A computed fold for a 101-nucleotide RNA from Peptoclostridium litorale DSM 5388, annotated as SAM riboswitch aptamer (S box leader).
RNAcentral records the identical sequence in 2 taxa.
The coordinates come from a structure-prediction model, not an experiment, and the mean pLDDT is 86.
The RNAcentral record of the sequence draws on Rfam and Ribocentre.
It matches the Rfam family "SAM riboswitch aptamer (S box leader)". Rfam's curators write: The SAM riboswitch is found upstream of a number of genes which code for proteins involved in methionine or cysteine biosynthesis in Gram-positive bacteria.

RNA sequence: UUCUUAUCAAGAGCGACCGAGGGACUGGCCCUGUGACGUCCAGCAACCUGAUUCAAAUCAAGGUGCUAAAUCCAGCAGACGUAUAGUCUGAAAGAUAAGGU
Numbered sequence: 001u002u003c004u005u006a007u008c009a010a011g012a013g014c015g016a017c018c019g020a021g022g023g024a025c026u027g028g029c030c031c032u033g034u035g036a037c038g039u040c041c042a043g044c045a046a047c048c049u050g051a052u053u054c055a056a057a058u059c060a061a062g063g064u065g066c067u068a069a070a071u072c073c074a075g076c077a078g079a080c081g082u083a084u085a086g087u088c089u090g091a092a093a094g095a096u097a098a099g100g101u
Base pairs, nucleotide, nucleotide: 002100003099004098005097006096007095008094013041015040016039017038021031022030023029025075026074027073028072042067043066044065047063048062049060050059051058052057071093076090077089078088079087080086
């Protein structure tokens, strides 16, 4: 770099430093000097891992991950619908883990 599989409506700070952007992309809509993003600490979760176990399950937290909003919503196709309202389903794209290339 890319492929496969699984998950994506739960959970997590009134902390310190820094100082202007951030929420993948596009369109919206938002967050942000009452301090974003990032770093550290703290925390959450439990995919891999470890312990007990026939298993199921429980516990721990070493490797990751995560800590505004459903993956913030929609992007393509379809169902319902008078409807350019709205609701729903599936895909695509994305994120994370594990394994492969």